About this RNA
RNAcentral holds the sequence, with entries from Rfam. Transfer RNA from Vicugna pacos, 72 nucleotides, folded computationally. Its Rfam family is "tRNA". The family's RNA type in Rfam is transfer RNA. Its family is annotated with triplet codon-amino acid adaptor activity in the Gene Ontology. NCBI's taxonomy places the organism under Eukaryota, Teleostomi, Dipnotetrapodomorpha, Tylopoda, Vicugna. The coordinates come from a structure-prediction model, not an experiment, and the mean pLDDT is 83.

RNA sequence: GAAGGUGUAGCUCAGUGGUAGAGCACAUACUUGGCAUGCAUGAGGUCCUGGGUUCAAUCCCCUGUGCCUCCA
Numbered sequence: 001g002a003a004g005g006u007g008u009a010g011c012u013c014a015g016u017g018g019u020a021g022a023g024c025a026c027a028u029a030c031u032u033g034g035c036a037u038g039c040a041u042g043a044g045g046u047c048c049u050g051g052g053u054u055c056a057a058u059c060c061c062c063u064g065u066g067c068c069u070c071c072a
Base pairs, nucleotide, nucleotide: 001071003069004068005067006066007065010024011023012022013021018055026042027041028040030038048064050062051061052060
């Protein structure tokens, strides 16, 4: 320098046009003499940036950018 993949909750990841979810972690309450386990509830997201298409974009298109792979 060229090509491809991937950015979603604190972490690991789903979701694939119609107001975003799971597991673990965290907080609270119950249970216990206490801890662990279990059970219930809750909090936590400008879905990487900017633009475009659309009635509507996390999703489709373009651009930029972080990371990964590969070629030279």